This is a predicted structure of a 93-nucleotide RNA (Glycine riboswitch aptamer) from Frateuria terrea. The model forms 89% of the base pairs in the Rfam consensus. Lineage of the source: Bacteria > Pseudomonadota > Gammaproteobacteria > Rhodanobacteraceae > Frateuria. It was read from a public genome assembly, where an Rfam model found it. The coordinates come from a structure-prediction model, not an experiment, and the mean pLDDT is 87.
[in-house]
RNA sequence: CUCUGGAGAGAGCGGUUGAAUCCGCCGCCGAAGGGGCACGAAGCAGCCGUCACCUGACAAGCUGCCUCCAAACUCUCAGGCAAAAGGACAGAG
Numbered sequence: 001c002u003c004u005g006g007a008g009a010g011a012g013c014g015g016u017u018g019a020a021u022c023c024g025c026c027g028c029c030g031a032a033g034g035g036g037c038a039c040g041a042a043g044c045a046g047c048c049g050u051c052a053c054c055u056g057a058c059a060a061g062c063u064g065c066c067u068c069c070a071a072a073c074u075c076u077c078a079g080g081c082a083a084a085a086g087g088a089c090a091g092a093g
Base pairs, nucleotide, nucleotide: 001093002092003091004090005089010026012025013024014023015022027081028080029079033077034075035074036073040068041067043065044064045063046062047061049058050057051056
């Protein structure tokens, strides 16, 4: 890349209104994409201990700050809420 499978949620109300688009108003979904966080690790500072005796060095532990950091968790920005399209992910090539 190709083929196949692939969930969820109002064909919501109004504008002369089937769907889509536009404007206004609500109610929802999570599996395009995007954002957030764990464990863990690094750095800085402090406490404490040892050496040194001039304000430094070093081991372990603890604390604080900060950086990196996963998801199908979470947020719902984006996207979606008949069908179609899309679709994380899975299988085959």